The part of an RNA shown here (large-subunit ribosomal RNA, domain IV) has 355 nucleotides and comes from a Dehalococcoidia bacterium. Lineage of the source: Bacteria > Bacillati > Chloroflexota > Dehalococcoidia. The full RNA is in RNAcentral, with records from ENA.
Context: one part of a larger RNA
RNA sequence: CCCUCGUUAAGGAAUUCGACAACUUGGCCCUGUAACUUUGGGAGAAAGGGUGCCCGUGGGGUGCAACCGCUUGCCGGUGAAGCCUUUGCGGGCCGCAGUAAAGAGGCCCAGGCGACUGUUUAUCAAAAACACAGGUCUCUGCAAAGCCGAAAGGCGAAGUAUAGGGGCUGACGCCUGCCCAGUGCCGGAAGGUUAAAAGGAGGGGUUCGGACGUAAGUCCAAAGCUCUGAAUUGAAGCCCCGGUGAACGGCGGCCGUAACUAUAACGGUCCUAAGGUAGCGAAAUCCCUUGUCGGGUAAGUUCCGACCCGCACGAAUGGCGUAACGACCUGGGCGUUGUCUCAACGAGGGGCUCG
Numbered sequence: 001c002c003c004u005c006g007u008u009a010a011g012g013a014a015u016u017c018g019a020c021a022a023c024u025u026g027g028c029c030c031u032g033u034a035a036c037u038u039u040g041g042g043a044g045a046a047a048g049g050g051u052g053c054c055c056g057u058g059g060g061g062u063g064c065a066a067c068c069g070c071u072u073g074c075c076g077g078u079g080a081a082g083c084c085u086u087u088g089c090g091g092g093c094c095g096c097a098g099u100a101a102a103g104a105g106g107c108c109c110a111g112g113c114g115a116c117u118g119u120u121u122a123u124c125a126a127a128a129a130c131a132c133a134g135g136u137c138u139c140u141g142c143a144a145a146g147c148c149g150a151a152a153g154g155c156g157a158a159g160u161a162u163a164g165g166g167g168c169u170g171a172c173g174c175c176u177g178c179c180c181a182g183u184g185c186c187g188g189a190a191g192g193u194u195a196a197a198a199g200g201a202g203g204g205g206u207u208c209g210g211a212c213g214u215a216a217g218u219c220c221a222a223a224g225c226u227c228u229g230a231a232u233u234g235a236a237g238c239c240c241c242g243g244u245g246a247a248c249g250g251c252g253g254c255c256g257u258a259a260c261u262a263u264a265a266c267g268g269u270c271c272u273a274a275g276g277u278a279g280c281g282a283a284a285u286c287c288c289u290u291g292u293c294g295g296g297u298a299a300g301u302u303c304c305g306a307c308c309c310g311c312a313c314g315a316a317u318g319g320c321g322u323a324a325c326g327a328c329c330u331g332g333g334c335g336u337u338g339u340c341u342c343a344a345c346g347a348g349g350g351g352c353u354c355g
Base pairs, nucleotide, nucleotide: 001350002349003348004347005346006345007344008343010341011340014339019336027051028050029049030048031047036041038171052093053092054091055090056089057088058086059085060084061083062082066078067077068076069075070073094098099103106334107333108332109331110330111329112328113326114325118130119129134169135168136167137166138165139164140163146155147154148153172321173320174319175318177251178250179249182248183247184244185243186242187241188240191239192238193237197233198232202228203227204226205225206224209220210219211218212217252270253269254268255267256266279313280310291307292306293305294304295303
């Protein structure tokens, strides 16, 4: 010097990003317990008091004696002694201290997120992430849909729409506005477009033959064979018509206007499929920003309550609340402490030095 542990004057968070760590609290009995609340809870709220040992007395239990009763019994009642017990009362003893050891909640106020118990990154993350009952949309009529498999076959399910699959949301309470133009999905079938296929007008190649030529060969050319191929007939799909948002998604701009000023209930205009409703709002969302005002502090970029100018909240990618719950996150307070002022001493172990 390091590790683990113990004690500490005065102060008591001044430490620090942050009371991290440590301390405090602690069992049992009694008293007593607020807001709020889904009436269950919150609650061990909080806050107080008691707590050892001995004796006496009292209480309780047991009770083979004894007594009483009758239905004469392994009956009922009363119940002495003894034994067991301790929540009363009185007295005594010891100690600084009595749950004398061990073990064994710190508490309160406010806010955020998630309803809750659960689940998770084996080995940096336990959470506001996942899940969850509940809600809703959608598919599926059973050889179900969906999934695994090359198939057979299997799961779904020895189930049958109060069932099963998939998506989103996520207890509960109050609610969930407008847009179907685009994309998706569902429905429609008149018209347009449209494949293979059918069809075969027409065209090309070949040459039996014909013509010309002394010949080589050239030209014409039916049928056949063969290549190509127009019109016409051809579904779904797409175009088209309609529906659909707890489908993917989206939810404006400029100018003017009131008898101070300011502001604009009001008006004009452009654009749009429609221009953000309720509620909330400097928010886990606000750049400017430590916004402004209020509260708390001597002093507060955090925190709480408001305001609204929402850079860039907003309604099941749910909105706003909410009792209870949380090794969650944020702010404050009480208690208590070697976290600190500021360090000291001690115990055990290690290191180092010397022998």